[in-house]
C1' cells in the first nucleotide's frame, strides 16, 4: 500500500400571507437539494440510490402473506464573465422534484424507529 471476508457507526433539506366551510395542496411570494466520478466547487453533465414495476427461488400455509430478488421504470439549463483547466466558480434568467392521504402536495401526514448509494472505523486472511 492493494484486493478479499466479517463486524461497528454514520448516512435528506425546505413555509409565510391571501382566498374559502374546508387548502402549509389552490393563488400570490418565499423556500430546499442524497453519493460516487468529472483537469475546478454540480438539484439540470456521466452515472449510482430512494419510490414505482418486476421473472425466478425459498418460507409459512394455501384464503392469502412474508423474505429475496435477474432485469425494467425514474425529473430538469441556458447566456455571459474569470481561468491553464469550470453545463461545476461568478453574475444573469431558467427548470426539476416518486407513491399513499387530503380543496389538486418537492416543502404536511404516512409506509419510515424501514430502505439505501455511499463515507469512516476496526478484527482476520492474502500477495
Nucleotide at each position: 500500500u492493494a484486493c478479499g471476508u466479517g463486524c461497528u457507526c454514520c448516512g435528506g433539506g425546505g413555509u409565510c400571507g391571501g382566498u374559502g366551510a374546508a387548502a402549509u395542496u389552490c393563488c400570490g411570494a418565499a423556500c430546499c437539494g442524497g453519493c460516487g466520478g468529472u483537469g475546478a466547487u454540480a438539484g439540470u453533465c456521466c452515472g449510482c440510490g430512494a419510490c414505482c414495476c418486476g421473472a425466478g427461488g425459498c418460507c409459512c400455509c394455501u384464503a392469502g402473506g412474508g423474505c429475496u430478488g435477474a432485469g425494467g421504470u425514474u425529473g430538469a439549463a441556458u447566456c455571459g464573465g474569470u481561468g491553464a483547466a469550470a453545463u461545476u466558480c461568478c453574475g444573469a434568467u431558467a427548470c426539476c422534484g416518486a407513491c399513499a392521504g387530503u380543496a389538486a402536495a418537492g416543502u404536511c401526514u404516512g409506509g419510515a424507529u424501514g430502505a439505501g448509494a455511499g463515507a469512516a472505523g476496526c478484527a482476520c486472511a492474502u500477495g
Molecule: FMN riboswitch aptamer (RFN element)
Organism: Leucobacter exalbidus